Description
The RNA shown here (transfer RNA) has 72 nucleotides and comes from Virgibacillus sp. Its Rfam family is "tRNA". From the family's description: Transfer RNA (tRNA) molecules are approximately 80 nucleotides in length. NCBI's taxonomy places the organism under Bacteria, Bacillati, Bacilli, Caryophanales, Virgibacillus. The prediction has a mean pLDDT of 85.
């Protein structure tokens, strides 16, 4: 400099064009003398930016950023 993976909630991660979701974590209530368990509800996402493709984009195309790997 090139090639290739990843980039969705505060953390891991799922999601193959039409409803944005899991677990863990966090707040409320309930249970206990009090914690920890454990029960119930709940909130928290500009799906990395930016432009294209479509009736319709997390998804498909490109280009930027970032991080990893690999050649050089």
């Nucleotide at each position: 400099g090139a090639g290739c993976c990843a980039u969705u909630a505060a953390c891991u991660c799922a999601g193959c064009g039409g409803g944005a979701g899991a677990g863990u974590g966090c707040u409320a209530c309930c249970u206990u003398g009090a914690c920890a368990g454990g029960g119930u509800a709940g909130a928290a996402g500009u799906c990395a930016u930016u432009g294209g493709u479509u009736c319709g984009a997390a998804u498909c195309c490109a280009a930027u950023a970032u991080g990893g790997c690999u050649c050089a």